[in-house]
The RNA shown here (transfer RNA) has 84 nucleotides and comes from Hermanssonia centrifuga. The organism belongs to Hermanssonia, within Eukaryota. RNAcentral holds the sequence, with entries from ENA and Rfam. Its mean pLDDT, the model's own confidence on a scale to 100, is 83. It matches the Rfam family "tRNA". The family has 954 seed sequences and 5,335,975 matches in Rfam 15.1. The family's RNA type in Rfam is transfer RNA.
RNA sequence: GGCCUUGUAGUGUAACGGUUAUCACAUGAGAUUCUGACUACAACUCUCGUUCUCAAGACCUAGGUUCGACUCCUAGCUAGGCCU
Numbered sequence: 001g002g003c004c005u006u007g008u009a010g011u012g013u014a015a016c017g018g019u020u021a022u023c024a025c026a027u028g029a030g031a032u033u034c035u036g037a038c039u040a041c042a043a044c045u046c047u048c049g050u051u052c053u054c055a056a057g058a059c060c061u062a063g064g065u066u067c068g069a070c071u072c073c074u075a076g077c078u079a080g081g082c083c084u
Base pairs, nucleotide, nucleotide: 001083002082003081004080005079007077010025011024012023018067027055028054029053030052031051033049036046037045060076061075062074063073064072
């Protein structure tokens, strides 16, 4: 220098050109219940875990095509690979 691939919430990951962009983990709030502390084998409260519900949070950048773009095209940036 040339070519190919990749880029989506904090992390990972879906999305034939057409619903409000999906799911899991994580985060915040509430509820539930087990263990433990306290106590009176109680209640209240607290700790830790379980389950459920709710919430917030993302399309790498800029143009273009299209009625409509995460998706297609062009250029750039990022990461990885191949060739020279």